A computed fold for a 166-nucleotide RNA from a Rubrobacteraceae bacterium, annotated as glmS glucosamine-6-phosphate activated ribozyme aptamer.
Its mean pLDDT, the model's own confidence on a scale to 100, is 81.
It matches the Rfam family "glmS glucosamine-6-phosphate activated ribozyme aptamer". Rfam links the family to the GO terms catalytic activity and regulation of gene expression.
RNA sequence: ACCACAAAGCAAGCGCCAGGACUCCGGUCUGCGAAACGUGCCGGAGUUGACGAGGCAGACGUUCAUCGAACCAUUCGGCGGGUGCGUCUCGGCUCUCGGGCGGUCGUAAGGGCGGCGACAAAUCCCGGCGGCGACGCCGGGGACAAAGCGCCGCUCAGGCCCGAAG
Numbered sequence: 001a002c003c004a005c006a007a008a009g010c011a012a013g014c015g016c017c018a019g020g021a022c023u024c025c026g027g028u029c030u031g032c033g034a035a036a037c038g039u040g041c042c043g044g045a046g047u048u049g050a051c052g053a054g055g056c057a058g059a060c061g062u063u064c065a066u067c068g069a070a071c072c073a074u075u076c077g078g079c080g081g082g083u084g085c086g087u088c089u090c091g092g093c094u095c096u097c098g099g100g101c102g103g104u105c106g107u108a109a110g111g112g113c114g115g116c117g118a119c120a121a122a123u124c125c126c127g128g129c130g131g132c133g134a135c136g137c138c139g140g141g142g143a144c145a146a147a148g149c150g151c152c153g154c155u156c157a158g159g160c161c162c163g164a165a166g
Stems, first nucleotide, its partner, number of pairs: 014080004019076001020048009031039002051068003057089006090106005096164006110156008124141007
């Protein structure tokens, strides 16, 4: 140094960068230009590349899987992953009870509609630290959301088969 194993911690706007954009260094006088800390091209090394809210029964599979905030242009583009979705297993409910099929959800466990409601982080401002720089990190201040989130109401669903009790 590489590989393997083990332990602990950390995550889903989460992780990564080969495109792009940006920065610095070098090269090019045989690119342009009178010249330039210029510009074009080439090489190298870097920087950037999603701001929170919300969401997890298990296995397998799958990809554009909810909601707003910010921005004037990269939150662009690509890859991986993912609480979504599909199938199955398990579990709840399916209006006396048990079981099967079907349905519908996920342990606060049926669908739909409506009403009401709350809270955020970055952006911004101030200060500081690191870096030649692009940028990165820390502290402080003041705000501002929506939803499949929370609460309330209305409405729809409870079908088929076998059995028990009455």